A computed fold for a 517-nucleotide part of an RNA from an uncultured bacterium, annotated as small-subunit ribosomal RNA, 5' domain.
The full RNA is in RNAcentral, with records from ENA, Greengenes and SILVA.
The coordinates come from a structure-prediction model, not an experiment, and the mean pLDDT is 84.

[in-house]
Context: one part of a larger RNA
Formats: sequence, C1' cells, structure tokens
RNA sequence: GGAUGAACGCUGGCGGCGUGCUUAAUACAUGCAAGUCGAACGAGGGCUUCCUUGUAGCAAUACGAGGGAUUCCUAGUGGCGAAUGGGUGAGUAACACGUAGGUGACCUGCCCUGAAGUGGGGAAUAACAGCUCGAAAGGGCUGCUAAUACCGCAUACGGUCUCGAGAGUUAGAGGUCUUGAGUCCAAAGGCUGCGCAAGCGGUCGCUUCAGGAGGGGCCUGCGGUCCAUCAGCUAGCUGGCAGGGUAACGGCCUACCAGGGCGAUGACGGAUAGGGGGCCUGAGAGGGUGAUCCCCCACACUGGCACUGAAACACGGGCCAGACACCUGCGGGUGGCAGCAGUAGGGAAUAUUGUGCAAUGGACGAAAGUCUGACACAGCAACGCCGCGUGCGCGAUGAAGGCCUUCGGGUUGUAAAGCGCUUUUCGGGGGGAGGAGAAAGGACCGUACCCCCGGAAGAAGUCACGGCUAACUACGUGCCAGCAGCCGCGGUAAGUCGUAGGUGACGAGCGUUAUCC
Repeated sequence: GGAUGAACGCUGGCGGCGUGCUUAAUACAUGCAAGUCGAACGAGGGCUUCCUUGUAGCAAUACGAGGGAUUCCUAGUGGCGAAUGGGUGAGUAACACGUAGGUGACCUGCCCUGAAGUGGGGAAUAACAGCUCGAAAGGGCUGCUAAUACCGCAUACGGUCUCGAGAGUUAGAGGUCUUGAGUCCAAAGGCUGCGCAAGCGGUCGCUUCAGGAGGGGCCUGCGGUCCAUCAGCUAGCUGGCAGGGUAACGGCCUACCAGGGCGAUGACGGAUAGGGGGCCUGAGAGGGUGAUCCCCCACACUGGCACUGAAACACGGGCCAGACACCUGCGGGUGGCAGCAGUAGGGAAUAUUGUGCAAUGGACGAAAGUCUGACACAGCAACGCCGCGUGCGCGAUGAAGGCCUUCGGGUUGUAAAGCGCUUUUCGGGGGGAGGAGAAAGGACCGUACCCCCGGAAGAAGUCACGGCUAACUACGUGCCAGCAGCCGCGGUAAGUCGUAGGUGACGAGCGUUAUCC
C1' cells in the first nucleotide's frame, strides 16, 4: 500500500446493487416451512333442483319423510410425493475431495423410443355400527362393505433359471448374438364420444421385454496439513478354498487352511482440518484463505438399528438406549429450529415472530387448481462497493470578531455580508410504466420515471501537524499531568503533553484495533 462476513470511537443527507451469529453442533415459548388427487374406492354431510308422499290449512304456504339428478366438502382405504428443495460444518487426513480412467462386477421411479398384451375369478379389511379399557396419549372385541388395496388361475411377443450346441469379441473372463430341451413369471381400471343394445372408438393409466436420456453405486493411478520429543504397527490381520450376503466385486461376513501384510519414499500414534471451483495479495513465482454464489461430502438432541421404497439406514418417518425438558388423575405419556422468523444464553459483534405465490422453479392433479419461510420482494444496519448532493457567479473599506505581533502590521480571507442566478437533492401537487409472451388477474407499488410549484432553502465531519510524513505558532503545565507505530518527547520560554488560532490529508465518512499478503 492492498484486503475484510469485521468490531470500537467520533460524525452522519440521499440512491442503486450486494452483504449481515466468524462465539455455544448451547437450550428453545409461539406461528408457519409437504402435500396433493373425489377422473382409483366405499361411506357420511351440505346447497340447488325434480318426482312421490304425510301433517296443519279453503288456499297460498309452513313443517317433515322417501327416491333421483347436479354440484361442493370431508375423516378413512388407495396412488404419487414426502430421499428434492432448505440448514449446518460437529465429525472426517478418508477414494472424503479434485483430476484422469475402469465397471466383461452393477442399479435406475417419473420421462422418451420400439415390440407385445390388458382375459377370467377369489378371499379380506379400514371407514361405519355396537360393546368396552384409559386422566390423556392411545387401544381391544364383535359385525358389515369397496377399490387402480391383496391373492390364485389363464395367456407369454418376451424374460428368469438349469442342462447342451454354435458364432464372433477379448490378454483372459461371468458381457453380446443364434439355437435345442425343461422350468418359473404379467396386468387395473378411471373418464369420455357414438349406439336401444351388442359393440366400435378417444384419452389417462396398468403389465412384460428391448433401447435411450438423465441420475447413482463400486474400483483404480496421481494430487493437496503439521509433529520422529510418535519407530515399529497388525489377528479378519494378509492370502487361498467353500459358502452366505448385496443391484454388484470384495474378509463385506462365516467356517477351514496357510503365515502372511504395512513401514524412514515415514507405517502406527498424536494434533489440526469438511474438499474443490474460487477469494485476497503479489510483476510473477509464491504466500494466505475456503463468508456470500456453484459442485461434491458429512450431519440432523447423543449412540445404535432396521422397516418401507426405484432410491434412505431417512432434519420436520419408525424402534431401542441415554441426557435434557414438558404433561399427568402417578398407572402412564409427549418432544427434538444445524428450515423461516423469533426468545434466552454466550459474545467485541451480526437483522423482521413482515408481504406474496405476480414471476422463476418444485410436488400432486386430465384440468381448474391446491401446497410451496424454495423463491420473489419489502423492513433493519454507512457492513461493503459505486454514484449524487450539501450550491454557482460577482463581491476589498481587504468589515466585525478570533489568533499572532517587533504594535507598524500580519492572518483567518472572496471567506462573510451584499447583489445576481440555479433547483440536482428536499417539500407540496398532478400524471404514471415495465417486469406481466392472447383476455382478466400484480406481492413489490401509486414504486421507478415524467410534469408543475416553492425556496439557498433541510444536509460536514474526522484525524493529524518533532523525524519517518504533507502540515506551526501562542498560552497552560513543569520528568507532574500526560503522549508514543519506531526513534523518542515532558525536570520553567515544550513546533512531540493540554487548549486555542492557523495549516495539511481524506471526506459521508474519518481514525483505531484485529487478521492476511
């Protein structure tokens, strides 16, 4: 000198764009953050309407009962989603990450392409009703019922497995292709058009197989911290054989057999740490760093475990144990903000319990749409960067005042006053987009922007002045009070302390502290 997620002191007008718990991965009140589909299903309820009908009434009508239609809502069964998005950096020195490869050892819901099918049956169960236990949370028994829920059967273009033959590939091999025999394996319907019906279509689905796209699992070479005052480490530990397990290779696991494997090219141990793209600095080499944004990883009160599923060993799912907290009728239950706000605590220190789904994106749905603290915006903060303003011109008797003075004067200083002008910004009034792809619909927002009016009006500080280092005098103080980055100032004329005038630097900031180059 540059830089910062900064803090502190003094000061502070505006706008745009960003950024904002670096500490306690401490504990959390409250609200919200993942639902959706009635065009899968039974049931219940509401509005409207049609038909039949009861009672009262002369009638209009009022109050009901039953059935049908349309539409809306819902607890439950069922499907898809909930494994994304969002947070954090505790752990991890590791194939975690980066990079380059391998997979003939693998998986892949939704999506796309192609081929073939979607036939015919069955048994339950929630909801519901009745009884019942419990303070609650939550159950139990009996009975009824539906499905795109569940289970057989048929069919098999096809696929799995077993045994066999052949082709080509390969270093070889479990991959590919052709073929024979046997074996096992599918499915679901909904809405809608025409039609009297039978039936024929449309659309969304469902099943099997092959391929694709995107996504993932596993393996390997190389690369990136410190300590040798850590020198030896290792029993599933190293290899083999057999089996189990997995989507898949493998001591991943188990039994048996052998005795290996790693290490000064640093094993093992300890300390520290998420990694990268990047960011800061530097001419570069390098050094430092890993906030915001993007990619990957790990974690979700602590530890362990599996279930479901295409995918989890699953932040707002489950079980067990533990700590903590809450409710209780003392028998027993409930909870997990490292989601968005917010609270307490810690700290030098870090924001609103805001608005909206209008845009972008996501889940579900045929759609309308619903949900979305992702996101878009607004609020707070000079925390940062950038831009703008606090006026402009003229104005000497060089006014007054201040300060200095050799008492002549010098300086503040064209500075002020005064005269003329302008209106960025500000205040008031009026108009008013665009984001927003064809109608309507706009959180931001009557915002940005434009026009008119008013009036210099409302807007300057901070630090320094001995040398380094731009900027000097007076007074006070008297090794005191104090200053100080280093050298050093202060003991009676201090350009170094304090105050004042003046001057210098930067300027809505200035200075200090901390850290990096």